[in-house]
The part of an RNA shown here (small-subunit ribosomal RNA, 5' domain) has 525 nucleotides and comes from an uncultured Gammaproteobacteria bacterium.
It matches the Rfam family "Bacterial small subunit ribosomal RNA". Its family is annotated with structural constituent of ribosome and ribosome in the Gene Ontology.

Context: one part of a larger RNA
């Protein structure tokens, strides 16, 4: 150190966890949402009507209401999440630049008039094993298309020409009314233009691994003109013309590699490295292509080709975990097919709310760092036992026992924060308005919402009670004796030990070091 292996193992906090096969993947989930855009009504609930009766149930009808499967339409699926295969490159880092676009958001100005034709759903019919698909008929829109209007927009020969839109929701006193509404007002959309913010595209200077046992490379190649193309400069593409352009200051070729902030080692210089976190880039079974769109040449979209897997009625179809879990395989080696949207954030929605394997949490692993514990005081007859012995004793050793205490942590039982801020609701004031409706802003009020969670933390209870190992002891290097073995068995990082008294092998006793770890291996400074 993202480690692995061996022996051992009490607790907690915070981190981290496929470095190998960008190998193949069963199963579930990971991107939806809006009925306040639309026609509708399959299902559920309510209401109304009818029928049957067993008198409170069953059946039928009815978009009238709550709502809503499927469908049209809008916004979002270009974010978030993963991986590092490719890439030695304007890819990245840094400093600049001009010829560009930018949905949602903010600011400002102006507009939002009047028409039309379709089409899904639905109904009818047909084909197919399926995936799905074809024909006929009806219908709506914030879907689609003309017309009108038109400048600070676009084009221009400076005369002029051209280009847009869509409605939805709340409330309402007069007036009109075909009794639907018109009309007024608020709000939210829509259209055009200008500006901002944000994001993105493009260009350039400098920096960015190894090899010369790679020395020459290049024909859209280098430059110009005309044309095309793009949001935009440009051989970006094309026709013609010229013959240029790069290179020992290392071109070309080969190998290797995502880059950076950082991380690590070091006094520094510098070396090594690029897990987690953050920024950028690239990729999404392999290769190619475009469509839609503000934005993609699009991980969970489309088309073609290929390999592989699956279904098939053999005609034809379906699929893509380098999302989160999980499986097989590879490997020394790397976790749960868990909970919740409570918080933070994202998408949709006026909102309620829905979705969110982002995220927040929990589970597993001594993988790492940090903290705590495994008791404390006293206790010499220096007990017994072990080991050594010169047989006197020494040592283990205050160590144990004994006595007196404590109860962290674990255990059991109670209590118990913070993470929650609000939206929506009510009241008041102000703005708006014809209006005391509605709506918006501000202030106040009451109440709701916790996955984690048997949370953190606190209190009580019992009892030393449940909790120590690993490596080493020849020198380097802290720590020595005995027994066994006899160049055997073995040790070993280096020097080297072992051939009969081995402090170096094996065991024992004793000691040294570190300690819930200790050693070994691998790698780096």
């Nucleotide at each position: 150190u993202g480690a692995a292996c061996g022996c051992u193992a009490g607790c907690g906090g915070c981190a981290u966890g496929c470095c190998u096969a960008a190998c193949a993947c069963a199963u579930g989930c990971a991107a939806g949402u809006c009925g306040a855009a639309c026609g509708g009504c399959a299902g559920c609930g309510c209401g109304a009507g009818g029928a049957g009766c067993u008198u409170g149930c069953u059946c039928c009808u009815u978009g009238g209401c709550g709502g809503c499967g499927a469908g049209u339409g809008g916004c979002g699926g270009a974010c978030g999440g993963g991986u590092g295969a490719g890439u030695a490159a304007c890819g990245c880092g840094u400093a600049g630049g001009a010829a560009u676009c930018u949905a949602c958001c903010u600011u400002a100005u102006a507009g939002u008039g009047g028409g039309g034709g379709a089409u899904a759903a639905c109904c009818c019919g047909g084909g197919g094993a399926a995936a799905c698909u074809c024909g006929g008929g009806c219908u709506a829109a914030u879907a689609c298309c003309g017309c009108a209007u038109a400048a600070u927009c676009u084009c221009u020969a400076u005369g002029g020409a051209g280009c847009a839109a869509a409605g939805g929701g709340g409330g309402g006193g007069a007036u009109c009314u075909u009794a639907g509404g018109a009309c007024c007002u608020c709000u939210u959309g829509c259209u055009a233009u200008a500006a901002g913010a944000u994001g993105a595209g493009c260009c350039u200077g400098c920096g960015u691994c190894g090899g010369a046992u790679u020395a020459g490379c290049u024909u859209g190649u280098u430059g110009g003109u005309g044309g095309g193309g793009u949001a935009a400069a440009g051989g970006c593409c094309u026709a013609c013309c010229a013959a240029g352009g790069c290179g020992a200051u290392g071109a070309u070729c080969c190998g290797u590699a995502g880059c950076u902030g950082g991380u690590u080692u070091g006094a520094g210089a510098a070396g090594a490295u690029g897990a987690u976190c953050a920024g950028c880039c690239a990729c999404a079974c392999u290769g190619g292509g475009a469509c839609u769109g503000a934005g993609a040449c699009a991980c969970g979209g489309c088309c073609c080709a290929g390999a592989c897997u699956c279904c098939u009625a053999c005609g034809g179809g379906a699929g893509g975990c380098a999302g989160c879990a999980g499986u097989g395989g590879g490997g020394a080696a790397u976790a749960u097919u868990g909970g919740a949207c409570a918080a933070u954030g994202g998408g949709g929605g006026a909102a309620a709310c829905c979705c969110u394997g982002a995220u927040c949490c929990a589970g597993c692993a001594a993988u790492g760092c940090c903290g705590c514990g495994u008791g404390u005081g006293u206790g010499a007859a220096g007990a017994a036992g072990g080991c050594c012995u010169u047989c006197g004793g020494g040592u283990u050793g205050u160590a144990a026992a004994g006595c007196a205490c404590u109860u962290u942590c674990a255990g059991u039982g109670g209590g118990g924060a913070a993470g929650a801020a609000a939206u929506a609701c009510c009241u008041a004031u102000g703005a708006u308005u014809a209006a005391u409706a509605c709506u918006c802003a501000u202030a106040g009020g009451a109440g709701u919402u916790g996955a984690c969670g048997u949370u953190a933390c606190c209190c009580a209870c019992a009892g030393a009670a449940g909790a120590a190992g690993c490596a080493c002891u020849g020198a380097c290097u802290a720590a020595c004796u005995c027994u066994g073995u006899g160049c055997c068995a073995g040790c070993a990082g280096c020097c080297g030990c072992g051939g009969u008294a081995a402090u170096a092998c094996a065991g024992a006793g004793a000691g040294u070091g570190c300690g819930a770890g200790c050693g070994u291996u691998a790698a780096u400074c």
Model confidence (mean pLDDT): 87 of 100.